[in-house]
Context: one part of a larger RNA
RNA sequence: UGCAUCAGGUGGAUGCCUUGGCGAUGAUAGGCGACGAAGGACGUGUAAGCCUGCGAAAAGCAUCGGGGAGCUGGCAAUAAAGCUAUGAUCCGGUGAUGUCCGAAUGGGGAAACCCACUGCAUUCAGUGCAGUAUCCAUACCUGAAUACAUAGGGUAUGAGAAGCGAACCCGGAGAACUGAACCAUCUAAGUACCCGGAGGAAAAGAAAUCAACCGAGAUUCCGCAAGUAGUGGCGAGCGAACGCGGAGGAGCCUGUAUGUGAUAGCCGUUGAGAUAGAAGAACAAGCUGGGAAGCUUGGCCAUAGUGGGUGAUAGCCCCGUAUUCGAAAUCUCAUCGGUGGUACUAAGCAUACGACAAGUAGGGCGGGACACGUGGAAUCCUGUCUGAACAUGGGGGGACCAUCCUCCAAGGCUAAAUACUCAUCAUCGACCGAUAGUGAACCAGUACCGUGAGGGAAAGGCGAAAAGAACCCCGGGAGGGGAGUGAAACAGAACCUGAAACCUGAUGCAU
Numbered sequence: 001u002g003c004a005u006c007a008g009g010u011g012g013a014u015g016c017c018u019u020g021g022c023g024a025u026g027a028u029a030g031g032c033g034a035c036g037a038a039g040g041a042c043g044u045g046u047a048a049g050c051c052u053g054c055g056a057a058a059a060g061c062a063u064c065g066g067g068g069a070g071c072u073g074g075c076a077a078u079a080a081a082g083c084u085a086u087g088a089u090c091c092g093g094u095g096a097u098g099u100c101c102g103a104a105u106g107g108g109g110a111a112a113c114c115c116a117c118u119g120c121a122u123u124c125a126g127u128g129c130a131g132u133a134u135c136c137a138u139a140c141c142u143g144a145a146u147a148c149a150u151a152g153g154g155u156a157u158g159a160g161a162a163g164c165g166a167a168c169c170c171g172g173a174g175a176a177c178u179g180a181a182c183c184a185u186c187u188a189a190g191u192a193c194c195c196g197g198a199g200g201a202a203a204a205g206a207a208a209u210c211a212a213c214c215g216a217g218a219u220u221c222c223g224c225a226a227g228u229a230g231u232g233g234c235g236a237g238c239g240a241a242c243g244c245g246g247a248g249g250a251g252c253c254u255g256u257a258u259g260u261g262a263u264a265g266c267c268g269u270u271g272a273g274a275u276a277g278a279a280g281a282a283c284a285a286g287c288u289g290g291g292a293a294g295c296u297u298g299g300c301c302a303u304a305g306u307g308g309g310u311g312a313u314a315g316c317c318c319c320g321u322a323u324u325c326g327a328a329a330u331c332u333c334a335u336c337g338g339u340g341g342u343a344c345u346a347a348g349c350a351u352a353c354g355a356c357a358a359g360u361a362g363g364g365c366g367g368g369a370c371a372c373g374u375g376g377a378a379u380c381c382u383g384u385c386u387g388a389a390c391a392u393g394g395g396g397g398g399a400c401c402a403u404c405c406u407c408c409a410a411g412g413c414u415a416a417a418u419a420c421u422c423a424u425c426a427u428c429g430a431c432c433g434a435u436a437g438u439g440a441a442c443c444a445g446u447a448c449c450g451u452g453a454g455g456g457a458a459a460g461g462c463g464a465a466a467a468g469a470a471c472c473c474c475g476g477g478a479g480g481g482g483a484g485u486g487a488a489a490c491a492g493a494a495c496c497u498g499a500a501a502c503c504u505g506a507u508g509c510a511u
Base pairs, nucleotide, nucleotide: 001510002509003508004507005506006505007504008503009502015496016461017460020432021431022429023428024427025426026425027424028423029421030420031164032163039101040100041099042055043054044053046079049075050074051073061095062094063093064092065091066090070083071082072081106115107114108113116132117131118130119129120128121127122126134161135160136158137157138156139155140154141153142152168199169197170196171195172194179186183233209216210215220247221246222245223244224243230238231237251413252412253411255353256352257351258350259349260348265339266338267337268336270334271333272332273331274330275329277325278324279323283298284297285296286295287294299316300315301305307319308318309317362386363385364384365383366382367381368380369379372398393408394407395406396405397404448455449454468495471482472481473480474479
């Protein structure tokens, strides 16, 4: 030095576990905000820091309920001081307080700061309270050029607007990479991104629709029709409709006058639900073991043998579960009764008279949308120029014309079936199990990086219980040896298991 065996070190794979994720189902909710939000800064505890809570009334205050013995949140113990059957801590409802920034709104500003004015109060060089942004609406006061006026200015009132929010929805504006094996029409795609607006859904919607000589009867969504008919440098690709079957189903309104008086709203009754909760059956012995829920024997309950915990695997030990019950207060829905008097509004009824949509339909030119790229191109929208008829009328039936059929534009409203999930509750999974599953199981959008936009980790496990090793010895300490705890300490905090690479020692063999 090599090989072999054994014992260790190092390392953290593997196994087991799960507080965290992922996906889904059913309900709920679908908004919050000038009554100051979302999100923050700074404070706040007997005690330094961080998290959580809260706001100078500051881990909290008042009150009404629940609950019933301990409590003063967590990391996180210890000490001190307290509270509590005159019911604390804790849980729920309502209320009070709620610094500063932030739409931020008195003015300013390099967010969490600076500087004001007006009124009132006052313990008066000061302090406290309230108000003072803009736009809009309404009312009033003023008021130019310019006589009346108007523009403008001002005051008051307003739970008016603003800002935030995950996706879904409607509208406006709108790419490129890419594909076409290049590329220009085309595609990607009306996608991404940006802007505006709304709702719990939105949008659409009661035929100037289809159909085909038979008929149907608003819209929306799903399955087929069908990758069909078409369209297309007839390339790549794009891609219907008629009709059929389902989900769901709902229809309506208009001006004037007169009359009548349904609904909404408000109040109350009754009931259901939400926001705390309450009751809730039934087991023992022996054996093994550190420990019984295991094994053996004999019982019991079950409208409860879902699940979790307990020193190993528990229907009967604990929490629960089935089932039954429960609200002072606030909220939601429904029933019934009252009130209400046309005001919110899709929307009551009767009579009379009226009205029944014009720079519109259509046309020319240029674009866009329709599955349809200008094509024979109907239909829809319109930038520009034009421009009818008036139910004896008009539109459509894929150029166009006639016949025939069908419908009535140029005003408006409308539930359900449909889309989504930031969030709450319940339940589930031939989903993951710490290089997986969220980036994040752990104080993670943290540490750290970047001027910034932005990028973005690693990191779980002693034990049933800290019983977390008193005391002694070596050592400056670190660390170790005894002793002790424990079932186990090769479970000792660098802590379950503890693979391999790599390192060391001992022994044997070889050199």
Source information: This is a predicted structure of a 511-nucleotide part of an RNA (large-subunit ribosomal RNA, domain I) from Neisseria animalis. NCBI's taxonomy places the organism under Bacteria, Pseudomonadati, Betaproteobacteria, Neisseriales, Neisseria. Model confidence (mean pLDDT): 84 of 100. Rfam family: Bacterial large subunit ribosomal RNA. Its family is annotated with ribosome and structural constituent of ribosome in the Gene Ontology.